[in-house]
C1' cells in the first nucleotide's frame, strides 16, 4: 500500500425487492414472596457512524470521509 466485511436501543444483534425499526439480555414499574433472588406483565430507550447524490420518500441505492476486523503484499 491493495481488497473484502462490519458500523442500527446501555449490551449482543435482526430489518438489504426502498414506504416514517424490532428482538433478547439490561435499566425501571407493577404482580408474585414474610422478605430476597427467580418467574410474570408492562413503560421508557434510536438525529440507524458522518457528509453528499438519486428518488414523491433512503437504515436500505451510490459516492466519498471517519473507525473497527480480517486478509495479501
Nucleotide at each position: 500500500g491493495c481488497c473484502a466485511c462490519c458500523a442500527u436501543a446501555g449490551c449482543u444483534c435482526a430489518g438489504c425487492u426502498g414506504g416514517u425499526a424490532g428482538a433478547g439480555c439490561a435499566u425501571c414499574c407493577g404482580c408474585c414472596u414474610u422478605g430476597u433472588a427467580a418467574g410474570c406483565g408492562g413503560c421508557a430507550g434510536g438525529u440507524c457512524a458522518u457528509c453528499g447524490g438519486u428518488u414523491c420518500g433512503a437504515u436500505u441505492c451510490c459516492g466519498a470521509u471517519u473507525g473497527g476486523u480480517g486478509g495479501c503484499u

Predicted 3D model of a 73-nucleotide RNA (transfer RNA) from a bacterium. Its mean pLDDT, the model's own confidence on a scale to 100, is 82. The sequence was found in a public genome assembly.